[in-house]
Context: one part of a larger RNA
């Protein structure tokens, strides 16, 4: 590189958005760029192939004959390209609706924990496997009332929703995105991917300035053990919360890129339409389960395919040395991305 790969063996970028560049719907016309035919030149000799000759044969050696390409030239007009016109199925917009923890701010809530005051009351509470450190006659611990504060929002709740992805669950308000349906008014290919780029991106951490109620790395005691730097239990700081800015990484998985078309069934739910008086039938658009054909190393996917075709990106090429080194970027710093060899089996 080529061939043949990516659920689970090595391999889908953590998600979008989008530039360049690949690709790209139906007619109908011109054109003649790729295409294709056909001509001339040029393509040194040797060498390669072919078909013959010559040393016995062979290797050697010879004679003929041949190439892509490149330039000029005559044409073909099916498909690519380009140009004009012109269409709706694609994509978009406009009308008319109903779904939804989608996003962002702000008020509000109610149930528990903890704390603190006051009553009642008296020797215990707490913990475990079992105990003990702990707390407690300075009145705990149960109780009853008031009151401070902090984080999460049971019950509904659902292989339910909603968002690209990460992830989004108390009610209420205001701003907002998006999708799905019906209709068929409008635009008239306007698309699809998509290196680079830019943006989003759980948790932990990291800055500055607030907050801290349970919880709880770390750190401290009590057990257990041969020890026990741990599992178990009393505590207890960062964090965890909230504003602002940074990190950019996860088993970020559906371990399955995006987008298109096509290919038996059956049965469940979620948001919508159309029909019937009604069971219901029938369509979209998600979302589960089961299954033919296929596919597949098997598991298994199977119209949400991993199956049948095409478009574009990303990405692997034995284990180990290694996601290390070195060299750049970027980061406040943890680190993150790019990312090899030497040896080794």
């Nucleotide at each position: 590189c080529u061939g043949g790969g990516c659920g689970u063996a090595a391999a889908g970028g953590g998600u979008g958005a989008g530039u360049a560049g690949g690709c790209g719907g139906u007619u109908a016309u011109g054109u003649a760029u790729g295409u294709c035919a056909g001509a001339u030149g040029u393509a040194a000799a040797a060498g390669g192939c072919g078909c013959g000759g010559g040393c016995u044969u062979a290797a050697c050696u010879u004679g003929c004959g041949u190439u892509a390409g490149c330039a000029u030239u005559u044409g073909a007009a099916a498909c690519u390209g380009c140009a004009u016109a012109a269409c709706u199925u694609g994509a978009g917009u406009g009308c008319a609706g109903g779904a939804g923890a989608g996003g962002u701010a702000a008020g509000c809530g109610g149930a528990a924990u903890u704390c603190c005051u006051a009553g009642u009351g008296u020797a215990a509470c707490g913990g475990u496997g079992a105990a003990a450190u702990g707390c407690g006659u300075a009145g705990a611990u149960a109780u009853u009332a008031g009151g401070a504060g902090g984080a999460a929002c049971a019950c509904c709740g659902g292989u339910g929703g909603c968002g690209a992805a990460g992830g989004c669950g108390g009610c209420u308000u205001a701003c907002u995105g998006g999708a799905c349906u019906g209709u068929a008014a409008c635009u008239g290919a306007c698309g699809c991917u998509g290196a680079g780029u830019c943006a989003c991106g759980a948790a932990a951490g990291c800055g500055u300035g607030g907050g801290u109620a349970g919880c709880a790395a770390a750190c401290a005691g009590g057990a257990u053990u041969a020890g026990a730097u741990a599992c178990c239990c009393u505590g207890g700081u960062a964090g965890u919360c909230c504003a602002c800015g940074c990190u950019g990484u996860a088993a970020a998985c559906g371990a399955u890129g995006a987008g298109u078309g096509c290919u038996a069934g059956g049965u469940g739910u979620u948001g919508g339409g159309u029909a019937g008086c009604g069971a219901u039938a029938c369509u979209c658009a998600g979302u589960g389960c089961c299954g033919c054909a296929g596919u597949a190393a098997a598991c298994a996917c199977a119209a949400u395919a991993a199956g049948c075709a095409g478009u574009c990106c990303g990405c692997g090429u034995g284990g180990g040395g290694a996601g290390a080194a070195c060299g750049u970027g970027c980061g406040c710093a943890a680190g993150u991305a790019u990312g090899a060899a030497c040896c080794u089996c």